[in-house]
Notes:
Predicted 3D model of a 366-nucleotide RNA (Bacterial RNase P class A) from Nocardioides nematodiphilus. It was read from a public genome assembly, where an Rfam model found it. Lineage of the source: Bacteria > Actinomycetota > Actinomycetes > Nocardioidaceae > Nocardioides. Its mean pLDDT, the model's own confidence on a scale to 100, is 77. It matches the Rfam family "Bacterial RNase P class A". Rfam links the family to the GO terms tRNA processing, ribonuclease P activity and dimeric ribonuclease P complex.
RNA sequence: UGGGCUGGCCGGGCGACCGCGUCAUCUCCUGUCUCGACAGGAGGUGCCGAGGAAAGUCCGGGCUCCGUAGGGCAGGGUGGUGGCUAACGGCCACCCGGGGUGACCCGCGGGACAGUGCCACAGAAAGCAGACCGCCGCUCGCAAGAGAGGUAAGGGUGAAACGGUGAGGUAAGAGCUCACCAGCGGCCUGGGUGACCAGGCCGGCUAGGUAAACCCCACCCGGAGCAAGACCGAACAGUGCUCGCCCGAGGGCUGCCCGCCUGAGAGCACGGGUAGGUCGCUCGAGGCCAUCGGCAACGGUGGUCCUAGAUGGAUGGUCGCACUCCUUCGGGAGGACAGAACCCGGCUUACAGGUCAGCCCACACG
Numbered sequence: 001u002g003g004g005c006u007g008g009c010c011g012g013g014c015g016a017c018c019g020c021g022u023c024a025u026c027u028c029c030u031g032u033c034u035c036g037a038c039a040g041g042a043g044g045u046g047c048c049g050a051g052g053a054a055a056g057u058c059c060g061g062g063c064u065c066c067g068u069a070g071g072g073c074a075g076g077g078u079g080g081u082g083g084c085u086a087a088c089g090g091c092c093a094c095c096c097g098g099g100g101u102g103a104c105c106c107g108c109g110g111g112a113c114a115g116u117g118c119c120a121c122a123g124a125a126a127g128c129a130g131a132c133c134g135c136c137g138c139u140c141g142c143a144a145g146a147g148a149g150g151u152a153a154g155g156g157u158g159a160a161a162c163g164g165u166g167a168g169g170u171a172a173g174a175g176c177u178c179a180c181c182a183g184c185g186g187c188c189u190g191g192g193u194g195a196c197c198a199g200g201c202c203g204g205c206u207a208g209g210u211a212a213a214c215c216c217c218a219c220c221c222g223g224a225g226c227a228a229g230a231c232c233g234a235a236c237a238g239u240g241c242u243c244g245c246c247c248g249a250g251g252g253c254u255g256c257c258c259g260c261c262u263g264a265g266a267g268c269a270c271g272g273g274u275a276g277g278u279c280g281c282u283c284g285a286g287g288c289c290a291u292c293g294g295c296a297a298c299g300g301u302g303g304u305c306c307u308a309g310a311u312g313g314a315u316g317g318u319c320g321c322a323c324u325c326c327u328u329c330g331g332g333a334g335g336a337c338a339g340a341a342c343c344c345g346g347c348u349u350a351c352a353g354g355u356c357a358g359c360c361c362a363c364a365c366g
């Protein structure tokens, strides 16, 4: 200097004028009650007022309601080890496997010896297989060749063919035997919290892949959701049918079964009324700073701060300056993805442009 890998931050700024919303406070006006309170309205001042994803609604919770007599089946979720957390399918560190020169990245990471299924085509043959071309000896034959056997070392097909190399052995061959190696299993030693790693000894000699196929194993799982739920106010109109009242309808909120509890009304059809207001609603597993512990995620301690609560749903407009680019020097253009609606911790997706730090590779110079 160029190319890469990983992590973080900003994403418009300043000023002026006018204009929005909650809250607080002050002044004024109106009304009602009776002398000061309540309700409403107007104006002034002050603090604060959309995000890193507010998005998707994919997970986990807080909170609210139902249940609390349970059990079984079904169903759903996760899947290496150890930690963090309120919890998680999240995060951190490590192990193993794969990719990359490397920084680093990826993983639906338990089980194929419980069972079932699948592996097209090619090939003789793809779960205990198998002989297409071959090789070997036996019988028949003048020969060519044929028959019954042995064989899987050589060749062929294929993604994959029943361990590999070498030697011995054999009629020819084969782990048939042996040496070394890979794999599998068993035992032992050392390191590690652990997954696992390193090493030594012994053994039979040894078909695979696929569970992101069904399945098996281990662990976990009540349900519904702020349109939850609570309170206030207002209005109306019931009629018919079915079942049931201790011989038990209905109910106990993912589905089914059993069991238990409760229980006098329950359900369906038609029809009428209401859709108003208040709370929930923002002080939190909260933010920021410092320090200690920890490889880290994160936790402890101390200090400091209160930062939207709307509901026909609020923050906008104009101008100027600075900044970036273009310019005929007059001027012109310029900010992406995108708006809270009960709250929080994550994940995923979108993002013009800019910026910071660390690490890797290549080249050059000193």
Base pairs, nucleotide, nucleotide: 001362002361003360004359005358006357007356008355009354010353013321014320015319016318017317018316020049021048023046024045025044026043027042028041029040030039031038032037051337055348056347058346059345060344061343062342063225064224065223066222070258071257072256073255074254075221076220077219078218079217080094081093082092083091084090095109096107097106098105099104110216111215115214116213117210118209119208132155133154134151135150136149138147139146140145163181164180165179166178167177168176182206184203185202186201187200188199189198190197191196229279230278231277232276238270239269240268241267242266243265250262251261252260286305287304288303289302290301291300292299293298323334324333325332326331